[in-house]
Context: one part of a larger RNA
Molecule: small-subunit ribosomal RNA, 5' domain
Organism: Chloroflexota bacterium
RNA sequence: GAAUGAAUGCUGGCGGCAUGGAUUAGGCAUGCAAGUUGAACGAGAAAUUCACUUCGGUGAAUGGAAAGUGGCGAAAGGGUGAGUAACGCGUGAAUAAUCUGCCCCUAAGUUUGGAACAACAGUUGGAAACGACUGCUAAUACCGGAUGUGAAUAUAAGAUCGCAUGAUCUAAUAUUUAAAGGUUACGCUUAGGGAUGAGUUCGCGUGCCAUUAUGCUAGUUGGUAAGGUAAAAGCUUACCAAGGCUAUGACGGCUAGGUGGUCUGAGAGGACGAUCACCCACACUGGGACUGAGACACUGCCCAGACUCCUGCGGGAGGCUGCAGUCGAGAAUCUUCCGCAAUGCGCGAAAGCGUGACGGAGCAAUGCCGCGUGAUCGAAGACGGCCUUCGGGUUGUAAAGAUCUGUCAGGGGGGAAAAACGAUGAUGGUACCCCCAGAGGAAGCCACGGCUAACUACGUGCCAGCAGCCGCGGUAAUACGUAGGUGGCGAGCAUUAUUC
Numbered sequence: 001g002a003a004u005g006a007a008u009g010c011u012g013g014c015g016g017c018a019u020g021g022a023u024u025a026g027g028c029a030u031g032c033a034a035g036u037u038g039a040a041c042g043a044g045a046a047a048u049u050c051a052c053u054u055c056g057g058u059g060a061a062u063g064g065a066a067a068g069u070g071g072c073g074a075a076a077g078g079g080u081g082a083g084u085a086a087c088g089c090g091u092g093a094a095u096a097a098u099c100u101g102c103c104c105c106u107a108a109g110u111u112u113g114g115a116a117c118a119a120c121a122g123u124u125g126g127a128a129a130c131g132a133c134u135g136c137u138a139a140u141a142c143c144g145g146a147u148g149u150g151a152a153u154a155u156a157a158g159a160u161c162g163c164a165u166g167a168u169c170u171a172a173u174a175u176u177u178a179a180a181g182g183u184u185a186c187g188c189u190u191a192g193g194g195a196u197g198a199g200u201u202c203g204c205g206u207g208c209c210a211u212u213a214u215g216c217u218a219g220u221u222g223g224u225a226a227g228g229u230a231a232a233a234g235c236u237u238a239c240c241a242a243g244g245c246u247a248u249g250a251c252g253g254c255u256a257g258g259u260g261g262u263c264u265g266a267g268a269g270g271a272c273g274a275u276c277a278c279c280c281a282c283a284c285u286g287g288g289a290c291u292g293a294g295a296c297a298c299u300g301c302c303c304a305g306a307c308u309c310c311u312g313c314g315g316g317a318g319g320c321u322g323c324a325g326u327c328g329a330g331a332a333u334c335u336u337c338c339g340c341a342a343u344g345c346g347c348g349a350a351a352g353c354g355u356g357a358c359g360g361a362g363c364a365a366u367g368c369c370g371c372g373u374g375a376u377c378g379a380a381g382a383c384g385g386c387c388u389u390c391g392g393g394u395u396g397u398a399a400a401g402a403u404c405u406g407u408c409a410g411g412g413g414g415g416a417a418a419a420a421c422g423a424u425g426a427u428g429g430u431a432c433c434c435c436c437a438g439a440g441g442a443a444g445c446c447a448c449g450g451c452u453a454a455c456u457a458c459g460u461g462c463c464a465g466c467a468g469c470c471g472c473g474g475u476a477a478u479a480c481g482u483a484g485g486u487g488g489c490g491a492g493c494a495u496u497a498u499u500c
Stems, first nucleotide, its partner, number of pairs: 001500004006496005013371006019364002026327003030324003035072003040069002047062006079282003088206008098198002103194008111145004120135006150177006157170005181186001207254003215245003220242008257279004261272004284305005307318004335361001337360003343357001344355004374404004384395004408441001410436005418427001444489005449470003455484005465472002
């Protein structure tokens, strides 16, 4: 000098765009953050209309709430960085060792039966959470049979090719294996291909400590067999062998999410990894599986633990590292706001519904950028202040005064684009435009001994104090304190901390 997710002190007019829990991955009151589907299914409340009525209601039609079965979604989006020095990440490859819902293309099919369980009704247990029993019922829920374009497995064969195991294709035999309906459009099943996403493996790169080394390792290293997985593999198990790693740093310890990038620097480098984007990991702590195309699953399940809450003491409930908000700790980090109008996502044929994603507003000079706090003229160089050699000098064209202007703020009127798509705009009566009035409402902070731009007076008297370094102060202090003046920056200025 530059920089910061900064903080502190003094000060503070406006706008735009950004940014804002870095510490306790500490504890959390409250509300919201994942639903949707009646064009899969049964049942159907309120309400409205009509008819009858003993005026209590009853029946029919329309209607479609709440709940339930089924489907899809809930594995995305959002948060955080605790763990991790690792194929975690980055980059380049491999998969002849793999899977992939929804989507696209192609081929073929979509046949025939059955038994239940919710809802509902009745009985019943419990304080509650939540159940139990009996009975009735539908389906694209569940379970049989048929068919087999096909697919899988086994047997043996041929052809082509390669990258070692092998890959692809062809025809044969045997066995196994599908389906769901709804309807204006759509679905379902079996295969092949694509796209997308994911799993796994490898080369290279990716901190510090040797005051961590005759060191580390028994599923350890390899083989056989079996199991297991979508998939290779000690992934697991049994048996066999005794291997494997290591100064090219094993093992151990400490630290740490990685990258694109950010800051600085002429560069080389050094430091960092907030916001934004990609990847990874985590979800009270530890463990486990279930469902599913996909999880070992933030607002799913089970077990154990700590903590909090309810209880009729028998038993139950919970998980903000989602958005707001609260307590605590801290130098320190915001509203318990508006809207689904846009973009996107989920469901739906669609209308649409949901969405604290997102779009916006609010708060904070936290940062960057822009604007303003007036302009021109004005010497009796006024008054006052300060200094003075008492002559004057300086503040200073500064003020007053005169003539103007009208940014921002203020008042009045009009008023968007963003909407593509019939309707629909949270932002917002906002931006912007026009008119009005009036210099009015808007300047501070730090420094002035040298480094370093800027000096005098008074007070103080090694005191009080200053200080980044050198140093200043003990009676004439340009260094302390105040005043006047001056210098620097300016809605900021200075200090502290940190990086280069």